RNA sequence: CCCUCAUCCAGAGAGGUGGAGGGAACCGGCCCUGAGAAGCCUCGGCAACCUGUCGCCCCGCGACAAGGUGCCAAUUCCGGCAGGCGUUGCGCCUGGCAGAUGAGGG
Numbered sequence: 001c002c003c004u005c006a007u008c009c010a011g012a013g014a015g016g017u018g019g020a021g022g023g024a025a026c027c028g029g030c031c032c033u034g035a036g037a038a039g040c041c042u043c044g045g046c047a048a049c050c051u052g053u054c055g056c057c058c059c060g061c062g063a064c065a066a067g068g069u070g071c072c073a074a075u076u077c078c079g080g081c082a083g084g085c086g087u088u089g090c091g092c093c094u095g096g097c098a099g100a101u102g103a104g105g106g
Stems, first nucleotide, its partner, number of pairs: 001106008013043005021032003026080004044072003049068002051065006076098001081095006
């Protein structure tokens, strides 16, 4: 980097450093940010994908733990493509595209 599968309306922030951007990319919108962005470090926390232990009507399901990851503004911040519903320059639903994370494979 590519492929497969699962999940993505829940949850969880302080300090230090840094010094202007950030919310993946493009477009549009909206928002966060010198009352200090990103990045990095420390500590804390959330969750339970893998993992471990135990139980069971052991294909599987459940409970507990938290070793490997991950995550800690806003639904993956919202939309973009297709279809549908209600209605009128809007709202909603379903799917898709893209992306993120985990596990496995190349």
Molecule: SAM riboswitch aptamer (S box leader)
Organism: Anaerolineales bacterium